[in-house]
C1' cells in the first nucleotide's frame, strides 16, 4: 500500500437567556443535520457535565486539533465623531401675518372735473303725528233675579153689603250685576314694531347729492426695500439632560476556507 473485521468517535454546532455550574426543552443566528421518550413554579447531569431506547457511519469529504474569515447576538463607550427623537433652560422675528412709508410696474376712474373745502341730507338721539299689534274698558249679540229688580199679574189671599179696589206667588215679558260670544266701530294704554310724515338735536365719523367753491389729482394690485407691532414666542441658533441608532473597543462565535493529527486484529 491493499483486502476484511473491529475499536476510538462521530450522525450538526453556535448566541443571548436561565443556571452554583453544564447540557437540553423554549428563543434567535447558521442552513439540511438518524428515529422515540422526557422538560419552565422544567428535565438530565457535576467539570471528560443531557439522560434512557434504537439504528447507521467509522480511521477519515464525514473524528481531533490549530490558524483565517466571519452570519448573528452580546457586553462596554457612550470619552472623541456622526444622524435622529424627546425635554428642560436661553436667544430670536429669518418665512408668514397686520399696520405705516418710500420707489418701481401694469392698470382703472378723472377738465363731461379728481383729492379736497363748504352747504344740505341721510345713519344716531329726543319729542309728536300717523299706521300696524297687543291688553284694557265701551258698543253690540247671546246669556242671566226663588223672595229682597221693574211691568203684566191666571189662581189663591185681604177690604167692602155691593161696585169695585189693595197686595201680590207662579207663568210670560224686559232689564241690573256678573258671566260668555264677537271684535267692525269708538276711547285709552304699552312698546328692541314700523313709517319716503312733522318739529327739535347732531362732538366725531362714514354715506349720499344733476348742490357751490375750486382746479389736477385720486384709487385699488403687484415686486423690491425700510420702519413699527403682535406672538402665555413658530422655525432656527446656543446651553444641558435623556432614548435609539452608526461608528469605535472587548470577548463569544455558525457555515465556509487552509494546514496538520488519530488506531487494533487477521489476510496478500
Nucleotide at each position: 500500500c491493499c483486502g476484511u473485521g473491529c475499536u476510538a468517535g462521530g450522525c450538526g454546532g453556535g448566541g443571548a437567556g436561565g443556571u452554583a455550574g453544564c447540557g437540553g426543552u423554549g428563543c434567535c443566528c447558521u442552513g439540511c443535520a438518524c428515529c422515540c421518550g422526557c422538560a419552565a413554579u422544567c428535565c438530565g447531569c457535576u467539570c471528560u457535565a443531557g439522560c434512557g431506547g434504537g439504528g447507521c457511519c467509522g480511521a477519515a469529504u464525514u473524528c481531533c486539533c490549530u490558524c483565517u474569515c466571519g452570519a448573528g447576538g452580546g457586553g462596554c463607550c457612550u470619552u472623541c465623531g456622526g444622524c435622529u427623537c424627546u425635554c428642560g433652560g436661553g436667544u430670536c422675528a429669518g418665512c408668514g401675518c397686520g399696520c405705516c412709508g418710500g420707489c418701481g410696474g401694469a392698470g382703472g376712474c378723472g377738465c363731461u372735473g379728481a383729492u379736497g373745502g363748504c352747504c344740505g341730507g341721510g345713519u344716531c338721539c329726543c319729542g309728536c303725528g300717523c299706521g300696524a299689534u297687543g291688553c284694557a274698558g265701551g258698543u253690540u249679540c247671546g246669556u242671566g233675579a226663588a223672595c229682597c229688580a221693574g211691568g203684566u199679574c191666571a189662581g189663591a189671599u185681604c177690604c167692602g153689603g155691593a161696585a169695585g179696589g189693595a197686595a201680590g206667588c207662579a207663568g210670560c215679558c224686559u232689564u241690573a250685576a256678573g258671566c260668555g260670544g264677537g271684535u267692525c266701530c269708538c276711547u285709552g294704554u304699552a312698546g328692541g314694531c314700523g313709517c319716503a310724515g312733522c318739529g327739535g338735536g347732531c362732538a366725531a365719523a362714514c354715506c349720499c347729492g344733476u348742490g357751490c367753491c375750486g382746479g389736477a389729482g385720486c384709487c385699488g394690485c403687484c415686486g423690491c426695500c425700510g420702519g413699527c407691532g403682535a406672538g402665555a414666542g413658530c422655525a432656527g441658533c446656543c446651553c444641558g439632560a435623556g432614548g435609539g441608532c452608526c461608528c469605535g473597543c472587548c470577548a463569544c462565535g455558525a457555515a465556509g476556507g487552509a494546514g496538520g493529527g488519530u488506531g487494533c486484529a487477521c489476510g496478500g

Bacterial large signal recognition particle RNA from a soil metagenome, 268 nucleotides, folded computationally. It matches the Rfam family "Bacterial large signal recognition particle RNA". The family's RNA type in Rfam is non-coding RNA gene. The RNAcentral record of the sequence draws on MGnify. The prediction has a mean pLDDT of 77.